[in-house]
RNA sequence: UCGGGCAGCCGCUGGAUGAAGCUCGCUUCGGCGGGUGGAUUCGGGAGGAAAGUCCGGUCUUCAUAGGGCAGCAUGCCGGCUAACGGCCGGGGAUUUGCGCUCAAAGCGCACGUUACGGAUAGUGCCACAGAAAAUGUACCGCCGGUUGAGGAAACGAGAUCGGUAAGGGUGAAAAGGUGCGGUAAGAGCGCACCGCGGCGCGAGCGAUCGCGACCGGCAGGGAAAACCCCAUGUGAAGCAAGACCAAAUAGGGGAGGAGGAGCGGCCCGCUCCGUUACCACUUCCGGGUAGGUCGCUGGAACUGCCCAGUAAUGGGCAGUCUAGAUGAAUGGCUGCCAUCCAGCAAGCGGAUUCGUUCGCUUGCAGGAAACAGAAACCGGCUUACAGA
Repeated sequence: UCGGGCAGCCGCUGGAUGAAGCUCGCUUCGGCGGGUGGAUUCGGGAGGAAAGUCCGGUCUUCAUAGGGCAGCAUGCCGGCUAACGGCCGGGGAUUUGCGCUCAAAGCGCACGUUACGGAUAGUGCCACAGAAAAUGUACCGCCGGUUGAGGAAACGAGAUCGGUAAGGGUGAAAAGGUGCGGUAAGAGCGCACCGCGGCGCGAGCGAUCGCGACCGGCAGGGAAAACCCCAUGUGAAGCAAGACCAAAUAGGGGAGGAGGAGCGGCCCGCUCCGUUACCACUUCCGGGUAGGUCGCUGGAACUGCCCAGUAAUGGGCAGUCUAGAUGAAUGGCUGCCAUCCAGCAAGCGGAUUCGUUCGCUUGCAGGAAACAGAAACCGGCUUACAGA
């Protein structure tokens, strides 16, 4: 990057087309027009992740004077973008490897990694081991003083009081590294080089980097993925958002109202409900349920070419229309081809311990093929995935 291809048959879904039939109206009786209806035909129909719902946005409704606290998220710099916690480029740090160096610290290069603000704002933590894990520690060792078993003496076991972070040992980590001087022994105690902090100058938009006959012996280990502090951002819920149409039944409000309904072709008659009102009944209005329509798929779209840019990305031109279901479609079978896996047979070639074994070609008959499935849409991230 791709996510089997082609053909045939049978289905599913929605779109266009709209035949027969049924029905209504008009008619010059020939038909014409409308409604319903769905035959027929045509072309469309899952993904790289449609997934998790972890971020960001469009859209919708509600909320919102202004400000603050809390909560949550983010956290080197610059750029891209509709936006982002995403992407691109750069800087720093760092694992590993190689090199420089007698060696260590350190420096350089390469692949990779990086949640990379603050550890002198504060509080707390650092298991085990170890003497000590942080206002610097004395277990062993080393050195000195005192004492002193012993010894003729020199010397000096041991005890005790101090000094010492060079050496040993513990640890993931032990208070800059190496060397020289120095010292009782040591120590940035002094010096040289390396490293560190500051200052100055220079380069860069910036993070940051480079340089210095400069200043400072060095000034404080790790962890903020502990609480916390600082800076920035943040209204909430989500398409079951939401908008519209709206049956029956029940109930609400307004108006009319003395009758209304059933039996019946009509009248009489009979039955039921109601009769001065908070009522039967009629009518209107509004809320709202079932149901339906919209939202709903043409968009930060896709393909190709060109241009700008290191890149992310942006711009221009041309072409294309590419799922819209809701008890939820997008599938099944067969054949051929392609991929892979072993099996049998034949032929050729290689090796051989002469038993075999390996490779290639041809033929035959087989087998295997994942993760997973739209549900308002878009940009990311993460996770799953046979095989090529």

Model confidence (mean pLDDT): 78 of 100.
The RNA shown here (Bacterial RNase P class A) has 388 nucleotides and comes from a soil metagenome.
Its Rfam family is "Bacterial RNase P class A". Rfam links the family to the GO terms ribonuclease P activity, dimeric ribonuclease P complex and tRNA processing. Rfam classes the family as a ribozyme.